[in-house]
A computed fold for an 89-nucleotide RNA from Methylophaga sp., annotated as c-di-GMP-I riboswitch aptamer.
RNA sequence: AUAUCAACAAGCCAACCUUGGCGUGAGUCAAGUAACGGAAAGCUGCAGGUCUUUGAGUUCGCGACUUAAAAGAUGGCUGGGUUGCACAA
Repeated sequence: AUAUCAACAAGCCAACCUUGGCGUGAGUCAAGUAACGGAAAGCUGCAGGUCUUUGAGUUCGCGACUUAAAAGAUGGCUGGGUUGCACAA
């Protein structure tokens, strides 16, 4: 220095809820409160999954279901990439 693990110490992020804003929507931003949890729950849409919108099909029709493709959302769904604290073993 790197990798793994996760003790010690210092800390960090922040589920849910409430209010306001943005978005057709999935969701997202900020504040408050609270702390479900996290060793990357920092960043990144490269791969997969899930979700939304549009479209197509099934159905007498509504509803519901299925789904090629496209656009989007989700990093606290998983993997990959990348950065980082501490240092006992």
Notes: Its mean pLDDT, the model's own confidence on a scale to 100, is 77. The source organism's lineage runs through Bacteria, Pseudomonadati, Pseudomonadota, Piscirickettsiaceae and Methylophaga. The sequence was found by an Rfam model in a public genome assembly.